[in-house]
Context: one part of a larger RNA
RNA sequence: GGUUGAACGCUGGUGGUGGGCUUAACACAUGCAAGUCGAACGAAGUCUAAGUUUUAAUUUAGAUAGCAGUGGCGGACGGGUGAGUAACGCGUAAGAACCUACCCCUUGGAGGGGGAUAACACCGGGAAACGGGUGCUAAUACCCCAUAUUGCUGAGGAGUGAAAGAAAGAGAUUUCGCCAAGGGAGGGGCUUGCGUCUGAUUAGCUAGUUGGGGAGGUAAAGGCUUCCCAAGGCGACGAUCAGUAGCUGGUCUGAGAGGGCGAUCAGCCACACUGGGACUGAGACACGGCCCAGACUCCUACGGGAGGCAGCAGUGAGGAAUUUUCCGCAAUGGGCGCAAGCCUGACGGAGCCACACCACGUGAGGGAUGAAGGCCCGUGGGUCGUAAACCUCUUUCAGUGGGGAAGAACAAAUGACGGUACCCACAGAAGAAGCGACGGCUAACCCCGUGCCAGCAGCCGCGGUAAUACGGGGGUCGCGAGCGUUAACC
Repeated sequence: GGUUGAACGCUGGUGGUGGGCUUAACACAUGCAAGUCGAACGAAGUCUAAGUUUUAAUUUAGAUAGCAGUGGCGGACGGGUGAGUAACGCGUAAGAACCUACCCCUUGGAGGGGGAUAACACCGGGAAACGGGUGCUAAUACCCCAUAUUGCUGAGGAGUGAAAGAAAGAGAUUUCGCCAAGGGAGGGGCUUGCGUCUGAUUAGCUAGUUGGGGAGGUAAAGGCUUCCCAAGGCGACGAUCAGUAGCUGGUCUGAGAGGGCGAUCAGCCACACUGGGACUGAGACACGGCCCAGACUCCUACGGGAGGCAGCAGUGAGGAAUUUUCCGCAAUGGGCGCAAGCCUGACGGAGCCACACCACGUGAGGGAUGAAGGCCCGUGGGUCGUAAACCUCUUUCAGUGGGGAAGAACAAAUGACGGUACCCACAGAAGAAGCGACGGCUAACCCCGUGCCAGCAGCCGCGGUAAUACGGGGGUCGCGAGCGUUAACC
């Protein structure tokens, strides 16, 4: 000098664009953050029409889709955090023994049959959470048979494996689905070369350890697991141990080489109260799923239960320190749905904060009796100073009133932001300047007070009676809605 997710002190007019718990991965009140489909299914409800009928009730047909249930898809994405991890975790380059729901392309297929079960009704249990028994019922839920290739197993003969319907229409048919197989795209699992902090005041480490045979297991290679056999494997080119740390694109600095950092944004990884485990599924060992154990909090009728903000807001605590319990699904994107649409604290916006960067303003021109006043003085004067007053003008920004978007795609409709941006008019210099420094380094000097006191200080050093170094005043210098200080890096 540059830089910062900054903080602190003094001060503070406007706008735009960004940023905002770096500390306790500390504990959390409350609300919201993942649902959707009636064009898979049964039941119940409501409405309309018709029939039976004295009302009431009941039957049939149609319409509707709020609560719940069976079933499907989604909840593995999106969002958060950086605890752990020195590792094939990440980066980069390659590889072979793999998987892939939804999407796209291609080929073929969908024949026949069966038994249940929730909802519901009834009964009784429990304080609750919730659970039991009996009976009824549907399906794109479940099962069996048939059929089947380029599928799978197999050297071959051979063996083996499937399906579901729904809606619209008068119908023909169409659309959305279903099954098998092949290919694609995108995604993922696995392996390897190289790179990836500090300590030798850590020198030896290792028993599934290193390799092989058999078997098991996985989507898949593999000590991944197990039995047997052999005795290997790693290490001063730093193993092991210990400390520290998420990695990268990048970012800061620097002429570069290098050094520091890894906030925001983007990619990868890891984690979800702590530890362990599997289930379901194309995908998880699963943040707002399940089970067990633990700590903590809450409810309880004491028998037993409930919970997990490192989602968005918000609270307490910690801290030098970090925001609203806001608006909207209008846009972009995501889930479900044929669609209409529903959901979406992703997202789009608004609010708070000079936290940063950028832009703008606090007026412009004229004005010397160099006014008053302050300060200094050699008492002549000098200086603040064209500064003010005063005259002439302008009206950015802020203010008030009027008009008023783009962002909307897709014929129409649809805008949270927002009556915002922007435009016009009005009034009036009107509402808007501070902070640090002035001994040398370093740009800027006098007076008074104080008297090694009070104090200053980044280094050198100032202060003990004339202090340009302390405190105040006047003046000056620097920067300016900021200026200084502290911390940190180059």
Notes:
Small-subunit ribosomal RNA, 5' domain from Johansenicoccus eremophilus, 490 nucleotides, folded computationally. The coordinates come from a structure-prediction model, not an experiment, and the mean pLDDT is 88. Lineage of the source: Eukaryota > Chlorophyta > Chlorophyceae > Sphaeropleales > Johansenicoccus.